This is a predicted structure of a 73-nucleotide RNA (transfer RNA) from Candidatus Tyrphobacter sp. The sequence is in RNAcentral, with records from ENA and MGnify. Rfam family: tRNA. From the family's description: Transfer RNA (tRNA) molecules are approximately 80 nucleotides in length. Rfam classes the family as a transfer RNA. Gene Ontology term of the family: triplet codon-amino acid adaptor activity. RNAcentral records the identical sequence in 2 taxa. The source organism's lineage runs through Bacteria, Vulcanimicrobiota, Vulcanimicrobiales, Vulcanimicrobiaceae and Candidatus Tyrphobacter.

């Protein structure tokens, strides 16, 4: 440097341009237990990478940038 693909909860990922952004796992508390694990049952966790755009409305769409990955040179 040139091209293509990602960035969403502590991990892994879902999410048609319209109600309040969600699951498993993970953590908290409770129930079970002599404990503990397991199981349940409840809760807490979120500037959807940034920063402008379009639009009545954006996680979603365009554009610039950051920040990985693969490939070409």
């Nucleotide at each position: 440097g040139c091209g293509c693909c990602c960035a969403u909860a502590g991990c892994u990922c879902a999410g048609c341009g319209g109600u309040u952004a969600g699951a498993g796992c993970a953590c908290u508390g409770c129930u079970c237990u002599u404990a503990u694990a397991a199981a349940g049952c409840a809760g807490g966790g979120g500037u959807c990478c940034u920063u402008g755009g379009u639009c009545c409305g954006a996680a979603u769409c365009c554009a610039a940038g950051u920040g990985g990955g693969c490939g070409c040179a």